Annotation:
A computed fold for a 103-nucleotide RNA from a Saprospiraceae bacterium, annotated as SAM riboswitch aptamer (S box leader). Model confidence (mean pLDDT): 83 of 100. It matches the Rfam family "SAM riboswitch aptamer (S box leader)". Rfam links the family to the GO term regulation of gene expression. The organism belongs to Saprospiraceae, within Bacteria.
[in-house]
RNA sequence: GUCUUAUCAAGAAAAGCUGAGGGAUUUGGCCCGAUGACGCUUUAGCAACCUGCCCACCAGGGCACAGGUGCUACUUCCAACCCAUACAUGGGAUAGAUAAGGU
Numbered sequence: 001g002u003c004u005u006a007u008c009a010a011g012a013a014a015a016g017c018u019g020a021g022g023g024a025u026u027u028g029g030c031c032c033g034a035u036g037a038c039g040c041u042u043u044a045g046c047a048a049c050c051u052g053c054c055c056a057c058c059a060g061g062g063c064a065c066a067g068g069u070g071c072u073a074c075u076u077c078c079a080a081c082c083c084a085u086a087c088a089u090g091g092g093a094u095a096g097a098u099a100a101g102g103u
Base pairs, nucleotide, nucleotide: 001103002102003101004100005099006098007097008096013043014042015041016040017039021032022031023030026080027079028078029077044072045071046070049068050067051064052063053062054061055060076095081092082091083090084089
């Protein structure tokens, strides 16, 4: 890189450095940003995919968090394609992200 499966409306920020764009991509919208965003580092935290223990009707449920990841503005910020529709919206697909396994 790619394939499979699962999840994506909850949760969790400070300091230092840097200095202009950023919220994946295209378009539109809506936001964040010199009262310093984004990013990097450190510390802290959240969560519970891998992991450990317990229960179990073998579907699943509960507890824990040392380690491997992940995450800590906005629903994956929203829409785009399809379906339904009370035209408010809802569901799905695509794409993306993360984990575990395979290749």